[in-house]
RNA sequence: AAUCGAUAAGAGCAAAACCGGGGAAACCCGGUGACGCAAAGCCACGGGUCCUUCACGGGAUAGCCGAGUUGCCGAA
Numbered sequence: 001a002a003u004c005g006a007u008a009a010g011a012g013c014a015a016a017a018c019c020g021g022g023g024a025a026a027c028c029c030g031g032u033g034a035c036g037c038a039a040a041g042c043c044a045c046g047g048g049u050c051c052u053u054c055a056c057g058g059g060a061u062a063g064c065c066g067a068g069u070u071g072c073c074g075a076a
Base pairs, nucleotide, nucleotide: 004074005073012037013036017032018031019030020029021028022027035063041069042068045066046065047064048061049060050059051058052057
């Protein structure tokens, strides 16, 4: 350094629900909250799923999977 991920250490994120707000909707933002997470950091490139449209198309989801990219620590 790479692979890897431990009853290690120091950190981090934040499901559902509730309250307030945005949106046609999926869903998103803030607060409370904590189901969980070794990338539950970023990214919509490829699938899947969801919303919308007669359709073409458009939107969402990264805590669905894969790819890409960055990162803390160092037992076996």
Predicted 3D model of a 76-nucleotide RNA (c-di-GMP-I riboswitch aptamer) from Pelobacter sp. UBA6093.
Lineage of the source: Bacteria > Thermodesulfobacteriota > Desulfuromonadia > Desulfuromonadales > Pelobacter.